[in-house]
RNA sequence: GCCGGCGUAGCUCAGUUGGUAGAGCAAUGCUUUCGUAAAGCAGAGAUCGGGGGUCCGAAUCCCUUCGCCGGCU
Numbered sequence: 001g002c003c004g005g006c007g008u009a010g011c012u013c014a015g016u017u018g019g020u021a022g023a024g025c026a027a028u029g030c031u032u033u034c035g036u037a038a039a040g041c042a043g044a045g046a047u048c049g050g051g052g053g054u055c056c057g058a059a060u061c062c063c064u065u066c067g068c069c070g071g072c073u
Stems, first nucleotide, its partner, number of pairs: 001072007010025004019056001028042004049065005
């Protein structure tokens, strides 16, 4: 330099043909206990790496850019 993959909640990941983003764990609160842990219950938390475009509508399609990983030279 060229090619490919990945980037979504604090962490690990879903999200199949575009239709207003979910799960598990963690954290918080409550119940239980003399207290802790365990267990049960509840609510909260990400506008999807950044920017732009297409569209009535974009995590998803297009362009560009950043980071990580792999391959080729």
Transfer RNA from a Patescibacteria group bacterium, 73 nucleotides, folded computationally.
It matches the Rfam family "tRNA". The family's RNA type in Rfam is transfer RNA.
It was read from a public genome assembly.
The source organism's lineage runs through Bacteria and Bacteria candidate phyla.